The RNA shown here (transfer RNA) has 73 nucleotides and comes from Actinophytocola sp. Rfam family: tRNA. The family's RNA type in Rfam is transfer RNA. Its family is annotated with triplet codon-amino acid adaptor activity in the Gene Ontology. A source record names the gene trnV. The coordinates come from a structure-prediction model, not an experiment, and the mean pLDDT is 81.

RNA sequence: GCGCGUGUAGCUCAGUGGCGAGAGCACCCCACCCACACUGGGGAGAGCCCAGGUUCGAGUCCUGGCACGCGUA
Numbered sequence: 001g002c003g004c005g006u007g008u009a010g011c012u013c014a015g016u017g018g019c020g021a022g023a024g025c026a027c028c029c030c031a032c033c034c035a036c037a038c039u040g041g042g043g044a045g046a047g048c049c050c051a052g053g054u055u056c057g058a059g060u061c062c063u064g065g066c067a068c069g070c071g072u073a
Base pairs, nucleotide, nucleotide: 001072002071003070004069005068006067007066010025011024012023013022018056027043028042029041030040031039049065050064051063052062053061
């Protein structure tokens, strides 16, 4: 350089173009306990890497970038 893949919460990931973007872990609060842990209940936290396009409607499809990973010379 070329090809392929990935980019969504602090971390790891889900998410047929269609109703308010979810889960686990982590974090905060409550209960339990002498206390901690475990367990149970509750809560906060991302508008989806960036810019365009298609569409009535885009995290999802298309184009161009950027970052990372893998392959290849």